[in-house]
Context: one part of a larger RNA
Molecule: large-subunit ribosomal RNA, domain II
Organism: freshwater metagenome
């Protein structure tokens, strides 16, 4: 990991409730028991009880009423009739109560053969080294003390084997091993190793202390019993087909992944022969203060400017007076703009209603449920940076429970709602060179960047280049280039070391000659020179200049493994704009043919209609397994179940013939009653 077998909504209750069959019926019905039988079961007897047939009141109590009440008033709760008994089903209780699961707790015992201390009792430690205290002598001292030199053999010395230990690397890692092996290392006469016996037991031991050790278990061993402890928590839950189909929302919660009540599902009944509250469209009558807009309409907040109180500041003055103000700045007046808790105003939707057409819902009562984590997307919003695949509202939409085409791929985006078949036809969205089905269509046009060719980017810049408009100059010759001139008073004045068109201040930047020529545009010098430049004339001959708006287009453009429009590759396009034709393209729509649902019609099977994605969930209708009863006076050695083939029937689950195998049991209709259907549980035992 397969294959076989097992494996989960069961049972009990004289407990409640609803649905359907029956039986009887203002009644309904027996329990224990008792007899008859054959001991049970039927029968039949038991009427105790129970349930209904009257309610209100705390109760006395009255009673179709009663209660509160002074009440006849008013209000509560009743009354104008169906139920009981039983068998089935669907839910609730109570028991374990769909199974499978705990960490834990209580409690009875059982463990120190492992390891933790300790107690008796024994037994180990190769060799080698240092050499303490004493002690002899010798020297020494008054005596001591103290020096030496031998002897002498202490040390939790000291180097190192046995032995204990587990420093370091490596290998091992489905191991030789549930902790090891190889190297390297630590103690190795001690707090040392150690071998027998003992002895302390679970909230308890022991611990040189790690919460470490108590038999591969330890922040409370292990075994058996309460015990199927409980598990608002995870997984599993076993056959087919038809109808319908949610919810992730509100309140409330020791509540927030639970749960109650109401909202959406469903199934039945009822409202009933039209009763229209339901939904839609038209009108036609309301409510309201949003969008928007406005504020000389107010709260309130604002620019600029006037006018002007009151403040600052300045000038006068001996003070008072008074005068000025590119300052602040109330009300006023002009002007521009601003608001969710501003509104002189004010839609569109939506709302309420009424009638008119259409359609079939809508309500209410009970059975039965499942949601109460949502999620994207477009829209009006708060929150947050007008950040988030962020969040919290409100309104649609899809997903979720939704398959098909498209978007390369891609719940949710764009078309679109899959009952079944079909080698048929038109279409959406989106496409038509090749990959890959349809056009290398047709007209105009832009783009030169491979921009583009389905994610995506700014300020800014920019004599890319199309198109529009407005001006200006121009055959009295423009504009561009070439020739040529560009002078004088004068180095203007001042400053200044210098200042001479060109460092810097001033200037009435003036005159003059002139076709023109700046008291000088800019490169130059210390300062001058020197080039050139507006200005002008010649040559030359047609367009030349400016501003503005505009389409494509460029730079701005940095991301982590190799890149790319999905690829190939594409330039008067296979890119971009406008238009136009024709074509492919879905489970849409047609066409054929069938099935099943519902509704209405004739009439029992047909005709019309209108449906037939779907999770959790409602509801019907069905197959198969095992067993009871009847029935076939059923099938079998002229071959049963049981395996394994072929062929037919059925929407399925299945069935039903029949070859081969097998070798003795078996089925078929009704009814009933279940140990009644596995692919899933890190199921479970078993095989390989």
């Nucleotide at each position: 990991g397969c294959c076989u077998a097992c494996g989960a909504g069961u049972u009990g209750c004289u407990c409640c409730u609803c649905a359907c069959u029956g039986g009887c019926g203002a009644g309904g019905u027996u329990a224990a028991g008792u007899u008859c039988u054959u001991a049970u079961a039927u029968a039949a007897c038991g009427g105790a009880g129970c349930c209904g047939a009257a309610g209100c009141g705390a109760a006395a109590g009255c009673g179709a009423g009663u209660c509160c009440a002074a009440a006849u008033a008013g209000g509560g709760c009743g009354a104008u009739u169906a139920g009981u008994c039983a068998g089935u089903g669907g839910g609730g209780g109570c028991a374990g109560a769909c199974g499978c699961g705990a960490a834990a707790c209580u409690u009875u015992g059982u463990g120190a053969u492992c390891u933790a201390u300790c107690c008796a009792u024994g037994g180990g430690c190769a060799g080698g080294u240092u050499g303490a205290a004493g002690u002899u002598c010798u020297g020494g001292u008054a005596a001591c003390a103290c020096a030496g030199a031998a002897u002498g053999g202490a040390g939790g010395a000291c180097c190192g084997a046995a032995c204990c230990c587990g420093u370091u690397g490596a290998c091992g890692u489905u191991g030789a091993a549930a902790a090891g092996u190889c190297u390297u290392g630590g103690g190795a006469u001690g707090a040392c190793c150690u071998g027998u016996g003992g002895a302390u037991a679970g909230g308890g031991g022991u611990g040189a202390a790690a919460g470490g050790c108590c038999a591969a278990u330890c922040a409370a061993a292990c075994u058996g019993a309460g015990a199927g402890a409980u598990a608002g928590c995870u997984c599993g839950u076993u056959c087919u087909c038809c109808c319908c189909g949610a919810a992730a929302u509100g309140u409330u919660u020791u509540u927030a992944g639970g749960a109650a009540c109401a909202g959406c599902g469903u199934c039945g009944c009822a409202u009933u022969u039209a009763g229209a509250a339901g939904u839609g469209u038209a009108u036609u009558a309301g409510a309201g203060g949003u969008a928007g807009a406005g504020c000389u309409a107010c709260u309130g907040a604002u620019u600029g400017g006037g006018c002007u109180a009151g403040g600052g500041g300045g000038c006068u003055u001996c003070a008072c007076c008074g005068c000025c103000u590119a300052c602040c700045a109330a009300a006023c007046c002009c002007u521009g703009a601003c608001a969710a808790a501003c509104u002189c105003c004010g839609a569109a939707u939506g709302c309420u209603a009424a009638u008119a057409c259409a359609u079939a819902u809508c309500u209410g009562c009970g059975g039965c449920a499942g949601u109460g984590a949502g999620g994207c997307u477009g829209u009006g919003g708060g929150c947050g940076c007008u950040a988030a695949g962020g969040u919290c509202c409100a309104u649609g939409g899809c997903c979720g429970a939704g398959a098909g085409g498209g978007a390369a791929a891609u719940a949710a985006c764009c078309c679109a709602g899959a009952u079944u078949a079909g080698c048929a036809a038109c279409u959406a969205a989106g496409g038509u060179c090749c990959c890959c089905a349809a056009u290398a269509c047709g007209u105009a046009g832009u783009u030169a960047a491979g921009u583009u060719g389905a994610a995506c980017a700014a300020a800014c810049g920019c004599g890319g280049u199309g198109g529009g408009g407005c001006u200006u100059c121009u055959a009295u010759a423009a504009c561009a280039g070439c020739c040529a001139g560009g002078a004088u008073g004068u180095u203007u004045g001042c400053u200044u070391g210098g200042a001479a068109g060109c460092a810097g201040c001033a200037a009435u930047u003036c005159a003059u000659u002139u076709a023109a020529a700046g008291a000088g545009u800019g490169c130059g010098u210390a300062a001058c020179a020197g080039c050139u430049c507006a200005c002008u004339g010649g040559u030359c001959g047609a367009g030349a200049g400016g501003c503005c708006c505009u389409g494509c287009a460029c730079g701005g453009a940095a991301a982590a493994u190799g890149a790319u429009c999905g690829g190939g590759c594409a330039u008067c396009a296979a890119a971009c704009u406008a238009c136009g034709a024709a074509c492919c393209g879905a489970a849409g729509u047609u066409c054929u043919a069938a099935a099943c649902u519902c509704u209405a019609g004739c009439u029992u099977g047909c005709u019309a209609g209108a449906g037939u994605g779907g999770u959790a969930g409602g509801g019907g209708a069905g197959c198969a397994u095992u067993g009871a009863a009847a029935u076939c006076u059923g099938c079998a050695u002229c071959g049963a179940a049981g395996g394994u083939g072929u062929g037919g029937c059925g929407c399925g689950a299945g069935c039903c013939a029949u070859g081969c195998u097998g070798g003795a049991g078996c089925g078929a209709u009704u009814u009933c009653a279940a140990a009644a259907g596995a692919a899933a549980a890190u199921g479970u035992a078993g095989g390989c």